The part of an RNA shown here (large-subunit ribosomal RNA, domain I) has 542 nucleotides and comes from Anaerocolumna sp. MB42-C2. Rfam family: Bacterial large subunit ribosomal RNA. Rfam links the family to the GO terms structural constituent of ribosome and ribosome. Its mean pLDDT, the model's own confidence on a scale to 100, is 83. RNAcentral holds the full RNA, with entries from ENA.
Context: one part of a larger RNA
């Protein structure tokens, strides 16, 4: 120093375990906000740095239930104190809610600064403490210029808005890598992203439809049709509908014609506004007669059964001198069972706790079928006259956008420019014409089936157990950056701190005894304790 043995240290794999994830289901719920949210900042405790609650009434206050013996949060101790006159907790409804923040009296480097007006605390200047005081829109109303009327502006009142939010939803805008094996048209993709706006759903929606059948009847999903017909540097790709099948089912209000009513304007018999009535479709409506207040409908308001927010009752087991620190484990003897889901108990319990089937319960406050009640609601016949949404349909050109890339290119939507008809009317049926046939634009709402899940309650996994699962067994901490942002590591004494009283060595760390434990080679650097590595002793070799 090499190679073996045997003991150790170090280290933290493995095994065990799980407070925390993750993907999902079925309900629910689906918005907060000027009555100031969301999200903080600074206070708040007997003591108190962090979290958690709360707001100067500050780990809290009052009601009304709920349950009962403890109780003063996470979190020990100690001191005070509450508590069968019901405290703590648990539900419900309230009071309180300091400054920031849309933040709004003005002002600001957010969490500070500083007015005014009224009013209280006084008898006062001060001082202090409550109100109120932003701005933008509608409405009304009152003021009022240049400017005569008037009108702008301005000013009070009232009433709305503003901001924030996971994802779905619709609107404006809009990319590129990329794919074509290069690239430009295409593609990716109307994605990604930025803006705006709504909602528990949003959007569409009651045919100027679709279609060719004996046609069918708003609208939306969702199976098929079909990767078809098509589009396509006919490449790379993009891709329909009818149609029939299943889900849900709902249909109605305006404008006009005409009648009234009220007020303007005037050419004095007409116009115009503005209200009520009246009417809503392509087998029409005014109108004129005839007859009638039904049948239904009822998306509003009421609000019952029932449900959400606490809870309550709840069956059935004993023994052992077996083991063993413990017994639920063996053994011997039994019950329950509409309960043998799970979960705790010193190992492995249907009967020991908690729970599970099963049944019951609400002073409060919410949801809420069904019911009832408000509204709404028809017809028949005439065929003279009137009425039926206009810079609109429609051309031309330019663009979108439809599965369809200008093409044989319709429908759809429009930037420019030109522009009808009026019911003997207009519009579709993929250029265009004709015959047929189906429809009535140019006003406007409308559940349900559909999509999403930030949250809330049960639940479920051939999900993950600690370099796994979420970044986080919490942390958006720590720590890095001027900033936007980036962003971690880190679990396990034991059943019970019994967490080692007391004696040695040593300044202390650390140790040796006693002690406690089933164990301490479970001692807080705490379950197990592999590997590299690092040491001692020893046997052998040189």
């Nucleotide at each position: 120093a090499g190679c073996g043995c045997a003991g150790g240290g170090u280290g933290g794999a493995u095994g065990c375990c799980u407070u925390g994830g993750c993907a999902c289901u079925a309900a629910g719920a689906g918005c907060c906000g000027a009555u100031g949210a969301a999200a903080g900042a600074c206070g708040u405790g007997a003591u108190a740095a962090g979290c958690u609650g709360c707001g100067a009434u500050a780990a809290g206050c009052u009601g009304c239930g709920g349950u009962a013996a403890g109780g003063a949060g996470c979190a020990a101790a100690u001191a005070u104190c509450c508590u069968u006159u019901g405290a703590c907790c648990c539900g419900c409804a309230g009071a309180u809610u300091u400054c920031u923040g849309a933040a709004u009296g003005g002002g600001g480097a957010a969490a500070c600064c500083u007015g005014a007006c009224g009013g209280a605390g006084c008898a006062u200047u001060c001082c202090u403490c409550c109100g109120u005081u932003a701005c933008u829109g509608u409405a009304u109303g009152g003021u009022g210029a240049a400017u005569a009327c008037a009108u702008a502006g301005c000013c009070a009142u009232a009433c709305a808005g503003a901001g924030g939010g996971a994802a779905c939803c619709c609107g404006g805008g809009g990319a590129a890598c990329u794919g074509a094996a290069a690239c430009a048209u295409c593609u990716a993709a109307g994605u990604a992203c930025c803006c705006g706006g709504a909602g528990g759903a949003a959007a569409a929606g009651a045919a100027a439809g679709a279609a060719a059948a004996c046609u069918c009847g708003a609208u939306u999903u969702c199976c098929a049709a079909a990767g078809u017909a098509g589009c396509g540097g006919c490449g790379a790709g993009c891709g329909a509908a009818a149609u029939g099948g299943a889900a849900a089912c709902a249909g109605c209000c305006u404008a006009a014609a005409c009648c009234g009513a009220a007020g303007a304007a005037u050419u004095u018999a007409u116009u115009c506004u503005u209200c009520g009535g009246g009417g809503u479709u392509a087998u029409g409506g005014a109108c004129c007669g005839c007859a009638a207040u039904a049948a239904g409908u009822g998306a509003g308001u009421u609000u019952u059964a029932g449900g959400a927010u606490a809870g309550c009752a709840g069956a059935a087991u004993g023994g052992u001198u077996u083991u063993g620190g413990g017994a639920a484990a063996g053994c011997c003897a039994g019950c329950c069972a509409a309960a043998g889901a799970g979960a705790g108990u010193g190992a492995a319990a249907g009967c020991c706790u908690c729970g599970u089937a099963u049944g019951c319960a609400a002073a409060a406050u919410c949801c809420g079928a069904a019911g009832a009640c408000a509204g709404c609601g028809a017809g028949c016949g005439g065929g003279a006259u009137c009425c039926g949404a206009a810079g609109u349909a429609c051309c031309a050109c330019g663009a979108g956008a439809c599965a369809c890339g200008a093409g044989a290119a319709a429908c759809c939507u429009u930037g420019u420019g030109g522009g009808a008809a009026g019911u003997c009317g207009g519009g579709g049926g993929g250029a265009c014409c004709a015959c047929c046939c189906c429809c009535c634009a140019a006003g406007g709402c409308u559940a349900a089936a559909u999509a999403c899940u930030a949250c809330u309650u049960a639940g479920u996994g051939a999900c993950c157990g600690a370099u796994a699962g979420a970044g986080c067994a919490u942390a958006g901490u720590a720590c890095u950056g001027u900033g936007a942002a980036g962003g971690a590591a880190a679990g396990g004494u034991g059943a019970a701190a019994a967490g080692a009283a007391c004696c040695c060595c040593g300044g202390g760390a650390g140790g040796g005894g006693a002690g406690u434990g089933a164990a301490a080679g479970a001692g807080a650097a705490c379950c197990u304790g592999a590997a590299a590595c690092c040491c001692u002793g020893u046997g052998u070799u040189u």